[in-house]
Context: one part of a larger RNA
């Protein structure tokens, strides 16, 4: 000096991001007693008191024919600082918010949570050789199941509820019209080739060059017509992806605006909540708590930028979650001191 363990005057959280750590209390025994709230189950061992050893022992109950035995026990007494006297083991408590209903699950090795899951709610798909998943396929799972079944998405107990908008995007339905691919069919053009007839030209001729008409043949190229879904189109659909306005004026003080005007929109945010896990300005303002409170609780509402199953608002119980306050208690601190053991270093 470090580590481990222990003690401390007075104060008692002044420490600190935060009572972290430590201390204290209680000791799932008996008995008395126990609030708000509540889903009537709980909350609850709530909280908070008292008792606990030994001796005597009235009396009561049970068993027994009895003798007696067992259990409980008023009252009195004894001792000590201390009676679950040791050891082991063994909740600190209360008030009030947030979030998540709950028990569960998770980042094996820095995160256990408000994240995930969950029962419940809801939407979509699926009629069975089901949908869906795996596999090139055969085939398998789904399921030796059959819509009270199976798969997928969202929300997340429970209570009260879940508003407006279908313009955009998606999905579903529809089929009159518009548009629309290749293949195919039909029908043209054009090119090629063969045959027949015929013209021009060079040549005496044979023959060569170059056209025209008719007929045959298949392929290429190029048009036209016919023909699908889709798209356009017509409707529907939000517990589908999503979205949910601006300006001006107005009331017997002022202020404010129930009211009016106007522009735009698919429609302009309803109930509830609200400086919030969301509020920039902001330590908003008021009230409470403190001597003093950027945190906290309750209100207000000009919501920069809450809001209804990406659910809204409540909610008993629960939580190694998170915020604020109080009691008890303490070396956390004022502010340090001391003791024991072990280790390092120095000296011997």
């Nucleotide at each position: 000096u470090g580590c481990u363990u222990c003690c401390c005057a007075a104060g008692g959280a002044a420490c600190u991001c935060g009572g972290c750590a430590a201390a204290a209390a209680a000791g799932c025994g008996a008995u008395c007693g126990u609030a708000a709230c509540c889903u009537c189950g709980g909350a609850a061992u709530a909280a908070g008191g008292u008792c606990u050893u030994c001796c005597u022992g009235a009396g009561u109950g049970c068993c027994g024919u009895a003798a007696g035995g067992c259990a409980c026990g008023a009252a009195g007494g004894a001792c000590g600082c201390a009676g679950c006297g040791a050891a082991a083991g063994u909740a600190c408590c209360c008030c009030u918010g947030g979030c998540g209903a709950c028990u569960g699950u998770u980042u094996a090795c820095c995160a256990a949570a408000a994240a995930c899951a969950c029962a419940g709610c809801u939407c979509c798909c699926u009629g069975c050789g089901a949908a869906c998943u795996c596999g090139u396929a055969a085939g398998a799972g789904g399921a030796u199941g059959u819509a009270u079944a199976g798969g997928g998405g969202g929300u997340g107990a429970c209570g009260c509820c879940u508003g407006a908008c279908c313009a955009a995007u998606g999905c579903c339905a529809g089929a009159a019209g518009g548009u629309u691919a290749a293949a195919u069919a039909u029908u043209g053009g054009c090119c090629g080739u063969c045959c027949u007839c015929u013209g021009a030209u060079g040549g005496u001729a044979a023959c060569g060059u170059u056209g025209g008409a008719g007929g045959g043949c298949u392929g290429a190229c190029u048009g036209a017509u016919a023909u699908a879904a889709g798209c356009c189109c017509u409707g529907g659909u939000g517990a589908a992806u999503g979205u949910c306005g601006g300006c001006c004026g107005u009331a017997a003080c002022u202020a404010u605006a129930a009211c009016g005007g106007u522009c735009c929109u698919a429609a302009g945010g309803u109930a509830g909540c609200g400086a919030a896990a969301u509020u920039c300005c902001u330590u908003g303002u008021c009230u409470g708590g403190u001597a003093a409170g950027u945190u906290c609780a309750g209100a207000c509402g000009c919501g920069c930028a809450c809001g209804a199953a990406u659910g809204g608002c409540g909610u008993a119980a629960c939580g190694a979650c998170u915020g604020g306050g109080g009691g008890a208690c303490u070396g956390u601190c004022u502010c340090g001191g001391g003791a024991a053991g072990c280790a390092g270093c120095c000296c011997g």
Molecule: large-subunit ribosomal RNA, domain IV
Organism: Patescibacteria group bacterium